[in-house]
The prediction has a mean pLDDT of 89. The part of an RNA shown here (small-subunit ribosomal RNA, central domain) has 348 nucleotides and comes from an uncultured prokaryote.
Context: one part of a larger RNA
RNA sequence: GUGGGCGUAAAGGGCGCGUAGGGGGCCAGCCAAGUCAGGGGUGAAAGGCCUGGGCUCAACCUGGGAACGGCCUCUGAAACUGGCGGGCUUGAGUGCGAGAGAGGAAAGUGGAAUUCCCAGUGUAGAGGUGAAAUUCGUAGAUAUUGGGAAGAACACCAGUGGCGAAGGCGGCUUACUGGCUCGAUACUGACGCUGAGGUACGAAAGUGUGGGGAGCAAACAGGAUUAGAUACCCUGGGAGUCCACACCGUAAACGAUGAAUGCCAGAUGUUGGGGGGCUUGCCCUUCAGUGACGCAGCUAACGCAUUAAGCAUUCCGCCUGGGGAGUACGGUCGCAAGAUUAAAACUC
Numbered sequence: 001g002u003g004g005g006c007g008u009a010a011a012g013g014g015c016g017c018g019u020a021g022g023g024g025g026c027c028a029g030c031c032a033a034g035u036c037a038g039g040g041g042u043g044a045a046a047g048g049c050c051u052g053g054g055c056u057c058a059a060c061c062u063g064g065g066a067a068c069g070g071c072c073u074c075u076g077a078a079a080c081u082g083g084c085g086g087g088c089u090u091g092a093g094u095g096c097g098a099g100a101g102a103g104g105a106a107a108g109u110g111g112a113a114u115u116c117c118c119a120g121u122g123u124a125g126a127g128g129u130g131a132a133a134u135u136c137g138u139a140g141a142u143a144u145u146g147g148g149a150a151g152a153a154c155a156c157c158a159g160u161g162g163c164g165a166a167g168g169c170g171g172c173u174u175a176c177u178g179g180c181u182c183g184a185u186a187c188u189g190a191c192g193c194u195g196a197g198g199u200a201c202g203a204a205a206g207u208g209u210g211g212g213g214a215g216c217a218a219a220c221a222g223g224a225u226u227a228g229a230u231a232c233c234c235u236g237g238g239a240g241u242c243c244a245c246a247c248c249g250u251a252a253a254c255g256a257u258g259a260a261u262g263c264c265a266g267a268u269g270u271u272g273g274g275g276g277g278c279u280u281g282c283c284c285u286u287c288a289g290u291g292a293c294g295c296a297g298c299u300a301a302c303g304c305a306u307u308a309a310g311c312a313u314u315c316c317g318c319c320u321g322g323g324g325a326g327u328a329c330g331g332u333c334g335c336a337a338g339a340u341u342a343a344a345a346c347u348c
Stems, first nucleotide, its partner, number of pairs: 004319003007302002012316001014201001016199002021194002025088003029084003033081002035077008049065006091191001092188004096183004103177002106174004110154001114150008125136002162169002206247006215241002220236004258315006266293001268291010297304002321348003330341004
């Protein structure tokens, strides 16, 4: 490279936007670049191949043929690809009317709880555990009542509920703002799909500067346990967790399942709309999402099964025995931690 693959065996990029590129709806018309047919030219000779001949054979020499995958040119065809201009509305989008939502970011605000401080009542214990001890407490703890302060998180509602491209998003209110769905139609007229590079976003931890610091809590200390116990359990505890700005760019970033489009049995739950029936709280129906089953089909099996892992098309990413190794070296990025790109020797 070919062929084969990527839910779990190696393999889907963490996720969007988008450049180049690739590929692209229906209807006629024109062109004839690709394409196809025929003709001409060229494709030197030798060699090689096929078939004959000459040296007694062979090597060798030699006649003929095919071939020389090709290129150029002329004439023609017009189905397909392409180009040009024209038309269309199903793809895509815009307008109109409704709707649901923890979508985002900002400001404000609420109660419960926790800890601390002050004061009252009150007295000897409290904590904690398998059992204890470290620890706190007569300088008055724990408990309880009143007052105050602070920070963080938002019980119930809450739901295989909702929203978001993913990461993710949950008290309440306000203004700002993105996307989505449904319903009728009107408009634009292929404007669409994918997307190497590129670029925005990207949990947690971590980093820088400045704040904040209640609770929790790596590190650390002590008490236990134990043969030991650098652990599990307990008492403490400082980074961090929180905010602002700026970095980092990774995760079992998982549905371990790339995106888009079309087609392919059913019955059922649920969320948001529309239509109808109608006994007003149910039934029927239809779109969009989200679950659990289940046929055909697929699969090595497990299982998947209109939300496919089915049947097809387009584009991107990725895989090629285990270890060495996601390492070394080099490059790029980063303040650093490190990230990314990414081998080989050797070995089984």